Predicted 3D model of a 129-nucleotide RNA (FMN riboswitch aptamer (RFN element)) from Ornithinimicrobium tianjinense. The coordinates come from a structure-prediction model, not an experiment, and the mean pLDDT is 81. It was read from a public genome assembly, where an Rfam model found it.
């Protein structure tokens, strides 16, 4: 040094414009891409976490909440090139995107969220060899 625990930090981006009483929700043009993998960088490949659902199980007298463990659900790409290797690079040209709210339909607004969170070759400190 690799490795195991504990604890601390840290961990999600994106607007004009038209119409119209009223839309950052409709039209039109932009803009955005968590985390771990992977012969080679990935929103669209494989898995994970957010959202949601459902059982048990604490707290509650009972619901309502809120925690906790468990399990489910959980969106999208192709042609051509280069290369040993690329659904990841380069060209061209498509798609996708929780849930509640709103004078009107939301990936971009506001809310849960000063939150969870995959996970971090970020620091500390114990082991252990």
């Nucleotide at each position: 040094a690799a490795c195991g625990c504990g604890c601390u930090c840290c961990g999600g981006g994106g607007u004009c414009g038209g119409u119209g009483a009223a839309a950052c929700u409709c039209c039109g043009a932009g803009c955005c891409g968590g985390c771990g993998g992977u012969g080679a960088c990935a929103g669209u490949c494989c898995g994970c976490g957010a959202c949601c659902c459902g059982g048990c199980c604490g707290c509650a007298g009972c619901c309502a909440g809120c925690g906790g463990c468990c399990g489910g659900u959980u969106g999208a790409c192709c042609u051509g090139g280069u290369g040993a290797a690329a659904c990841u690079c380069c060209a061209g040209g498509a798609c996708c995107g929780a849930c509640g709210g709103u004078g009107a339909a939301a990936g971009u607004c506001c809310g849960g969220a000063u939150g969870g969170g995959a996970g971090g070759c970020a620091g500390c400190g114990c082991g252990a060899g």